[in-house]
A computed fold for a 72-nucleotide RNA from a Candidatus Wolfebacteria bacterium, annotated as transfer RNA. It matches the Rfam family "tRNA". Rfam links the family to the GO term triplet codon-amino acid adaptor activity. By type it is a transfer RNA. About the family: Transfer RNA (tRNA) molecules are approximately 80 nucleotides in length.
């Protein structure tokens, strides 16, 4: 330099056009002498950035940035 893939909650990941979810973690409450376990509730997201298409974009298109792999 070229090609491909990925970027979504604190972490690991779903979500292939119609107002974003799970598990673990965190907080509170119940249970316990206490801790753990268990149960219930809750908080937490400009979906990497900027444009475009569309009535509507996490999703489609373009550019940029970062990470990984392959080729040279």
């Nucleotide at each position: 330099g070229g090609a491909u893939g990925c970027u979504u909650a604190g972490u690991u990941c779903a979500g292939u056009g119609g107002u974003a979810g799970a598990a673990c973690g965190c907080u509170u409450c119940a249970u316990u002498c206490a801790c753990a376990u268990u149960g219930a509730a809750g908080a937490g997201g400009u979906c990497g950035c900027a444009g475009g298409u569309u009535c509507a974009a996490u999703c489609c298109c373009u550019g940029c940035a970062g990470c990984a792999u392959c080729c040279a």

The organism belongs to Candidatus Wolfeibacteriota, within Bacteria.